[in-house]
The RNA shown here (transfer RNA) has 73 nucleotides and comes from a Gammaproteobacteria bacterium. It matches the Rfam family "tRNA". Its family is annotated with triplet codon-amino acid adaptor activity in the Gene Ontology. From the family's description: Transfer RNA (tRNA) molecules are approximately 80 nucleotides in length. The family's RNA type in Rfam is transfer RNA.
RNA sequence: AGGCGCGUAGCUCAGGGGUUAGAGCACUUGCUUGACAUGCAAGGGGUCGGUGGUUCAAUUCCACUCGCGCCUA
Numbered sequence: 001a002g003g004c005g006c007g008u009a010g011c012u013c014a015g016g017g018g019u020u021a022g023a024g025c026a027c028u029u030g031c032u033u034g035a036c037a038u039g040c041a042a043g044g045g046g047u048c049g050g051u052g053g054u055u056c057a058a059u060u061c062c063a064c065u066c067g068c069g070c071c072u073a
Base pairs, nucleotide, nucleotide: 001072002071003070004069005068006067007066010025011024012023013022018056027043028042029041030040031039049065050064051063052062053061
């Protein structure tokens, strides 16, 4: 320098155009216990890496860019 993949909640990930963005674990509160753990119920937390574009509509498609990983030179 070029190519490929990934970036979504604190962590691991799903969602591949259709209008409130989800799961598990973690966290908070309540119940249960002498207390803890487990279990049960409820809840908080995201401007989907950034900018621009396409579209009636973008987490999703396109371009550039940033970060990480791998490959080639």